This is a predicted structure of a 90-nucleotide RNA (Glycine riboswitch aptamer) from an uncultured Acetobacteraceae bacterium. Of the family's consensus pairs, 85% are formed in the model. Rfam family: Glycine riboswitch aptamer. About the family: This family represents the bacterial glycine riboswitch.

RNA sequence: GGGAUCUCUGGAAAGCCGAUGGCGCAAGCCAUCGCACCGACGGAGAAAGGCGUCCGCGCCGAAUCUCUCAGGUACCGCGACAGAGGGGGG
Repeated sequence: GGGAUCUCUGGAAAGCCGAUGGCGCAAGCCAUCGCACCGACGGAGAAAGGCGUCCGCGCCGAAUCUCUCAGGUACCGCGACAGAGGGGGG
């Protein structure tokens, strides 16, 4: 110097599934595996169009769209995004 970054609030979806093991008086919790699901952390894809071209194609190109790798599937928690406050810049 640049980038990232603050606080509070709101914030959806989907099996309290089965089996095995561990902890526990129990309720239940955790891990692994299996099948079934969700999309709004993250990740991936790419339209119009643009650029290039040896005219075959190549590259760039967004999302709340699509895919679900990861993640998640009672509550809690996470949570894109939004509002308010604060800070910085134009």